[in-house]
The RNA shown here (SAM riboswitch aptamer (S box leader)) has 125 nucleotides and comes from Actinobacteria bacterium UBA5976. It was read from a public genome assembly, where an Rfam model found it. It matches the Rfam family "SAM riboswitch aptamer (S box leader)". Rfam describes the family as follows. The SAM riboswitch is found upstream of a number of genes which code for proteins involved in methionine or cysteine biosynthesis in Gram-positive bacteria.
RNA sequence: ACCUCAUCCAGAGGGGCAGAGGGAACGGCCCGUUGAAGCCCCGGCAACCACCGCAUAAUCAAAAAUUAUGCGCCACGGUGCCAAUUCCGACUGAAAACACUGAUGUGUUUUCAGACAGAUGACGA
Numbered sequence: 001a002c003c004u005c006a007u008c009c010a011g012a013g014g015g016g017c018a019g020a021g022g023g024a025a026c027g028g029c030c031c032g033u034u035g036a037a038g039c040c041c042c043g044g045c046a047a048c049c050a051c052c053g054c055a056u057a058a059u060c061a062a063a064a065a066u067u068a069u070g071c072g073c074c075a076c077g078g079u080g081c082c083a084a085u086u087c088c089g090a091c092u093g094a095a096a097a098c099a100c101u102g103a104u105g106u107g108u109u110u111u112c113a114g115a116c117a118g119a120u121g122a123c124g125a
Base pairs, nucleotide, nucleotide: 002124004122005121006120007119008118013042014041015040016039017038021031022030023029026089027088028087043082044081045080048078049077052072053071054070055069056068057067058066059065086117091114092113093112094111095110096109097108098107099106100105
């Protein structure tokens, strides 16, 4: 790097080194010399995994054990995260308003739903 599944409108920043970029990519809009990226230290958020408890099911003659699922607990452990909803949009569909047109209709804006892409975790390979 890859497959699958789950989540993504909540939450949480100070210091040191450094010195011009950063917010994935395109457009927009932002952040940044009152200090960006990166590295280090300390702090915090959250609760995916793990731990612990309970329930149900499977395996078993039964119990124990194990496995799976759900709920709860915890925050010692493995990750993650700490500007803006994943910052917003982009593609598809629906609705409304407005504009244009003789009309079918077309365009713009807004809202909603979905898709794509991405991020993180877990299992696998």